[in-house]
RNA sequence: UCGUGGCGGCGAGGUGGUCGCCGGUGUCCGCGAGGCCACGGGAGGAAAGUCCGAGCUCCAAAGGGCGUGGUGCUGGCUAACGGCCAGUCGGGGAAACUCGAAGGAAAGUGCCACAGAAAGUAAACCGCCGAGGCCCGCCUCGGUAAGGGUGAAAGGGUGCGGUAAGAGCGCACCGGGGGGCGGGUGACCGUCCCCGUCAUGGUAAACCCCACCUGGAGCAAGACCGUUUCGGGGCGCCGAUCUUGAAUCGGCCCGGGCGACCCGUCCGGUAGCCCCGGGUCAGGUCGCUGAAGUGCCGGGGCAACUCGUCGCAUAGAUGAAUGACCACCCCCGCCGUCGGGUGACCGGCUGCGGAGACAGAACUCGGCUUACGGCCGUCUCGAACAG
Numbered sequence: 001u002c003g004u005g006g007c008g009g010c011g012a013g014g015u016g017g018u019c020g021c022c023g024g025u026g027u028c029c030g031c032g033a034g035g036c037c038a039c040g041g042g043a044g045g046a047a048a049g050u051c052c053g054a055g056c057u058c059c060a061a062a063g064g065g066c067g068u069g070g071u072g073c074u075g076g077c078u079a080a081c082g083g084c085c086a087g088u089c090g091g092g093g094a095a096a097c098u099c100g101a102a103g104g105a106a107a108g109u110g111c112c113a114c115a116g117a118a119a120g121u122a123a124a125c126c127g128c129c130g131a132g133g134c135c136c137g138c139c140u141c142g143g144u145a146a147g148g149g150u151g152a153a154a155g156g157g158u159g160c161g162g163u164a165a166g167a168g169c170g171c172a173c174c175g176g177g178g179g180g181c182g183g184g185u186g187a188c189c190g191u192c193c194c195c196g197u198c199a200u201g202g203u204a205a206a207c208c209c210c211a212c213c214u215g216g217a218g219c220a221a222g223a224c225c226g227u228u229u230c231g232g233g234g235c236g237c238c239g240a241u242c243u244u245g246a247a248u249c250g251g252c253c254c255g256g257g258c259g260a261c262c263c264g265u266c267c268g269g270u271a272g273c274c275c276c277g278g279g280u281c282a283g284g285u286c287g288c289u290g291a292a293g294u295g296c297c298g299g300g301g302c303a304a305c306u307c308g309u310c311g312c313a314u315a316g317a318u319g320a321a322u323g324a325c326c327a328c329c330c331c332c333g334c335c336g337u338c339g340g341g342u343g344a345c346c347g348g349c350u351g352c353g354g355a356g357a358c359a360g361a362a363c364u365c366g367g368c369u370u371a372c373g374g375c376c377g378u379c380u381c382g383a384a385c386a387g
């Protein structure tokens, strides 16, 4: 210098000007609705997909079991998680590093297409070996899983011995199973011994078994207020009078005003009002943004994370604002030129060309996944060149 890989950060690129949009605050004007002006604020790392986990809200609900669905190596972190961190084992890479639905097939059941003789209580198609037979190159019986062939898969593998030919039949090594000891919290690792009846292929993204978790719906949750309409319910008692009424008068009772309270007095107690429930409205307000929030420093921890101190805090719209234009700069490549260096190369300037993406809040957080022009920091691995 180039390439690779890990971790972290930035990202409507910056500044200025002009014109706008949506909230907030303040002065002034206006009866009011609102208006003028000023100040200040106004998308993201993913706001996205809505895939997980929570907060919050309403509904449901004794406890427990069954069921359903989910998760699935180990340890830790966390409010929680299917997330993250650190490890183990296995796959990939020369390496840095990276990927993994990674429990159980020796609890039971099922399935294993096509091909093949045989697909799981093994099995004899070809071949090999032995015996018998005859029409003399075939037939019959038996042995054999070493060789061929089929298949994704054929009941451990390689070699030596052995044998009629073969075979864990015997032996060595590898693999497999069991046990002991040592290390580790653990997954697991190391080492030693035993086992050839090594009896038992694959499939659990088939049922199933084991361990743990698991009520439902979602801010269009939900609460309050108003408009209007529908349904249901309620709104004194006694006596007298005559005009026989939803009447008047009197007494009592109830509610309210005045009043510290009582008395008193005034108003009201069926042509209007109250209560409950449902609907209605381009209805209004709340929920609504301070969040398990975040930054520096210090302590603990390999880390995820956590504790403490101090600081920061400013979108909350509802058919839904956060924009447009201009100028200069910023970034990359190439040519030229100047400077630096022993050198590979590095830096400055002029000119030309090119790029500025993905995408946009809608209750809020923690994650995951996906999209994205590019830029920066730091560490690792590798190659080339120069000294």
Stems, first nucleotide, its partner, number of pairs: 001383003005379006013329007021042002024039003028035002044358001048369002051367005056218004069213004073087005088102001089100004103209002108207002110203003125148002127144008156174006175198001176195008222286004226281001228279008236252006242245001253269006293312003297308004330356001331354004336349005
Bacterial RNase P class A from a Myxococcales bacterium, 387 nucleotides, folded computationally. Taxonomically the source falls in Myxococcales (Bacteria, Pseudomonadati, Myxococcota, Myxococcia). Of the family's consensus pairs, 95% are formed in the model. The coordinates come from a structure-prediction model, not an experiment, and the mean pLDDT is 75.